RNA sequence: GCCACUGUGGCUUAGAGGUAUAGCGUCGCCUUGGUAAGGCGAAGGUCGGGGGUUCAAUUCCCCCCAGUGGCU
Numbered sequence: 001g002c003c004a005c006u007g008u009g010g011c012u013u014a015g016a017g018g019u020a021u022a023g024c025g026u027c028g029c030c031u032u033g034g035u036a037a038g039g040c041g042a043a044g045g046u047c048g049g050g051g052g053u054u055c056a057a058u059u060c061c062c063c064c065c066a067g068u069g070g071c072u
Base pairs, nucleotide, nucleotide: 001071002070003069004068005067006066007065010024011023012022018055026042027041028040029039030038048064049063050062051061052060
């Protein structure tokens, strides 16, 4: 330099046109003599950045950034 893939709460991830899912973690409550486990609830995401298409973009198109793998 070229090609492919990946980027979504603190971490791991689902979703592939109709403003987002779950697990772990965090916080509160219940339960216990107390802790753990268990149950109930809550907070936490401008979906890597910018532009375009569209009534509407995490999703489609273009450029850029970062990472991983391959080729030279």